RNA sequence: CGCUGAUCGCCGCCUAAUCGCCACCCGGCGAACCGGGGACCCAUGCACGUGGGGUGAAUCCGCGCGAGCGGUAGGGACCUCUUCCAUCCCGAACCCGUCAGCUAACCCGGUCGGCGGCCGACGGAAGGGAUA
Numbered sequence: 001c002g003c004u005g006a007u008c009g010c011c012g013c014c015u016a017a018u019c020g021c022c023a024c025c026c027g028g029c030g031a032a033c034c035g036g037g038g039a040c041c042c043a044u045g046c047a048c049g050u051g052g053g054g055u056g057a058a059u060c061c062g063c064g065c066g067a068g069c070g071g072u073a074g075g076g077a078c079c080u081c082u083u084c085c086a087u088c089c090c091g092a093a094c095c096c097g098u099c100a101g102c103u104a105a106c107c108c109g110g111u112c113g114g115c116g117g118c119c120g121a122c123g124g125a126a127g128g129g130a131u132a
Base pairs, nucleotide, nucleotide: 010117011116012115013114014113018031019030020029021028022027032111033110034109035108036107037106042101051099052096053095054094055093060071061070062069063068074090075089076088077087081127082126083125084124085123
C1' cells in the first nucleotide's frame, strides 16, 4: 500500500415491522403503522372433498424423468416531489385446521427478519413545489 473478514458507531434499502415511556431479573404501557375475526343489506350457494381459508408483490403458462430452463400477473431500485420511458433486480416462503364472503358496533393479534455503504451517480422526457 492492496485484498479479505469481524466488531462498534453512523448513514441508507426491502418489509407493517418504527418511536416514546415505565421497569430492568422476568416484563409491561402508549402512539403510529399493519393484519385477522365479526350484523342488517347485498352476494354466494350443493357436496363431503385431490374440502376450504389466511399473510405476502410472489400468480399463471410452456418445456423437462428430475434438478431446472424460458416467460408472465404483480412488486422493488437508497442525489432528486410525482408520472412516463430506459436500465437492473424479485417474482419466495409460511400459517390455520373441516372453519371464517362483505360487514357498523365490537373483539383479537404483529412490530420480525434480511441486505448495502465511496460504488451507484454527468440516464432521458413532462409536470409541480420550495428557496433566493
Predicted 3D model of a 132-nucleotide RNA (c-di-AMP riboswitch aptamer (ydaO/yuaA leader)) from Plantactinospora alkalitolerans. Its mean pLDDT, the model's own confidence on a scale to 100, is 77. It matches the Rfam family "c-di-AMP riboswitch aptamer (ydaO/yuaA leader)". Rfam 15.1 lists 7,607 matches to the family in 2,262 species.